A computed fold for a 540-nucleotide part of an RNA from a metagenome, annotated as small-subunit ribosomal RNA, 5' domain.
The prediction has a mean pLDDT of 82.
[in-house]
Context: one part of a larger RNA
RNA sequence: GAACGAACGCUGGCGGCGUGGAUUAGGCAUGCAAGUCGAGCGACGGCGUGGGCUUCGGCCCGCGUACGGAGCGGCGGAAGGGUGAGUAAUGCAUAGGCAACCUGCCCGAAAGUCCGGAAUAACCGCUGGAAACGGCGACUAAUACCGGGUGGUCCCGGAGGAGGGCAUCUUCCACCGGGUAAAGAGGGGGAUCUUCGGACCUCUCGCUUUCGGAGGGGCCUAUGUCCUAUCAGCUUGUUGGUGGGGUAGUGGCCCACCAAGGCGAUGACGGGUAGCCGGGCUGAGAGGUUGGCCGGCCACACUGGGACUGAGACACUGCCCAGACUCCUACGGGAGGCUGCAGUCGAGAAUCUUCCGCAAUGGGCGAAAGCCUGACGGAGCGACGCCGCGUGGAGGAUGAAGGCCUUCGGGUUGUAAACUCCUGUCACGUGAUGAGAAAUGCGAGGCGCUAAUAUCGCCUCUCUUGACAAUUCAUGAGAGGAAGUCACGGCUAACUCUGUGCCAGCAGCCGCGGUAAUACAGAGGUGGCUAGCGUUGUUC
Numbered sequence: 001g002a003a004c005g006a007a008c009g010c011u012g013g014c015g016g017c018g019u020g021g022a023u024u025a026g027g028c029a030u031g032c033a034a035g036u037c038g039a040g041c042g043a044c045g046g047c048g049u050g051g052g053c054u055u056c057g058g059c060c061c062g063c064g065u066a067c068g069g070a071g072c073g074g075c076g077g078a079a080g081g082g083u084g085a086g087u088a089a090u091g092c093a094u095a096g097g098c099a100a101c102c103u104g105c106c107c108g109a110a111a112g113u114c115c116g117g118a119a120u121a122a123c124c125g126c127u128g129g130a131a132a133c134g135g136c137g138a139c140u141a142a143u144a145c146c147g148g149g150u151g152g153u154c155c156c157g158g159a160g161g162a163g164g165g166c167a168u169c170u171u172c173c174a175c176c177g178g179g180u181a182a183a184g185a186g187g188g189g190g191a192u193c194u195u196c197g198g199a200c201c202u203c204u205c206g207c208u209u210u211c212g213g214a215g216g217g218g219c220c221u222a223u224g225u226c227c228u229a230u231c232a233g234c235u236u237g238u239u240g241g242u243g244g245g246g247u248a249g250u251g252g253c254c255c256a257c258c259a260a261g262g263c264g265a266u267g268a269c270g271g272g273u274a275g276c277c278g279g280g281c282u283g284a285g286a287g288g289u290u291g292g293c294c295g296g297c298c299a300c301a302c303u304g305g306g307a308c309u310g311a312g313a314c315a316c317u318g319c320c321c322a323g324a325c326u327c328c329u330a331c332g333g334g335a336g337g338c339u340g341c342a343g344u345c346g347a348g349a350a351u352c353u354u355c356c357g358c359a360a361u362g363g364g365c366g367a368a369a370g371c372c373u374g375a376c377g378g379a380g381c382g383a384c385g386c387c388g389c390g391u392g393g394a395g396g397a398u399g400a401a402g403g404c405c406u407u408c409g410g411g412u413u414g415u416a417a418a419c420u421c422c423u424g425u426c427a428c429g430u431g432a433u434g435a436g437a438a439a440u441g442c443g444a445g446g447c448g449c450u451a452a453u454a455u456c457g458c459c460u461c462u463c464u465u466g467a468c469a470a471u472u473c474a475u476g477a478g479a480g481g482a483a484g485u486c487a488c489g490g491c492u493a494a495c496u497c498u499g500u501g502c503c504a505g506c507a508g509c510c511g512c513g514g515u516a517a518u519a520c521a522g523a524g525g526u527g528g529c530u531a532g533c534g535u536u537g538u539u540c
Stems, first nucleotide, its partner, number of pairs: 001540004006536005013389006019382002026345003030342003035075003040072002044068002046065008082300003091225008101217003106213008114148004124137005154179005160173005184205006192199002226272003233263003238260008275297004279290004302323005325336004353379001355378003361375001362373004392422004402413004426481001428476005436468001441463001443461006484529005489510003495524005505512002
């Protein structure tokens, strides 16, 4: 000199863009942060409507419905969001490999979607418990569950041919035997059949099997990745083999047996510290230092352990066990997990609103309308940072008054003020407009599918949707509301007076102060920077 997620002191007008719990991965009140689908299913309720009964209180049976929430079922709760505790390598970065692997939703292609069955929630009855939550009996549905059938280039076994490679192998062609699948829902319809439900046809969404793709993941290898030798030897599932188990899959990953290996001064093992990277800061560079915000990867979710479900987890707001802590209790027993967004206590030098909205972007579910979304978009607070703007401009000498200094003549503050003429940024008042809105959906027209002017898909036109917003723009009035801070001995730009008297004090280094202190304190003046200035800390 530059830089900072800074803090502290004094001061503080406005705006834009960023940024803000670095310490106790300490404890948490409260609210919200993951739901959705009635076009998978049965029952119930609401609303409308028709009929019957009635003691006029209502009750029963139908039909329609774009309405509601509980239940069964599906998809999503493995993403998004937070934090950096642990981790020195099961991590990360770079470059490769898998002839050792998986992949829901999405895209392309091929084929199929047949016939049956038994349950169980909900509801009802009885019943246990203070509660949390249950138990027994009876009934019912499905895209929930199960059986049978069919079937392929799919899987297993056998044998043959051709090609390729990297030991195990792999690709293609044809053959034999065995095995394995499914679920329906919605819209519309002219003939034919009909038990009047439909069959049948068609469109859309689904379901099953297989192949391929995209994107995502898993595993393996090489190289690199802090300090310490006042850590020198470490290791028995240890190192390798054979066989097996397990896994999506290789592998001591696990197990039985066999062998005695494996690592190490090119630093094993131990100890300390630490998430890693793209990057950031500094520097002419080399290098040093750092990893906050944003992006990628990893790890964690009260502490420790475990599996279940699932395409995917050993699962932040799922389950089980143990522990610590907090809460409820009828003392028998239960409930909880903010390192999500706000907020609170504590500790600390120190870090914000218990805000608005799903209008946009993105995500989940849904055919869609839509619902959910503390992701996100915004607003709020903090000069925490960077940037921009303003606190007025021009004229104005008799150099006013006052202050300070004085050699008492004067000098200086100083064109500074007053005064005159202007300007109108920001702030303030009034009024108006509307970027961010593209889509979706409703309606109309055209084209395609189709037997079809239905339905559905595509294109064009119209209408609809704004949290921000007191934004923005126009206009009105009026110099009005808006300057501080540090220094002035040398380094280092800037000097005098008074007070004090080695005292009080200053200080980054040298050093000032003991009666004339440009170094302390105050004042006047001056210099620097400026909505900031200075100090402290840290890095280069």
Its Rfam family is "Bacterial small subunit ribosomal RNA".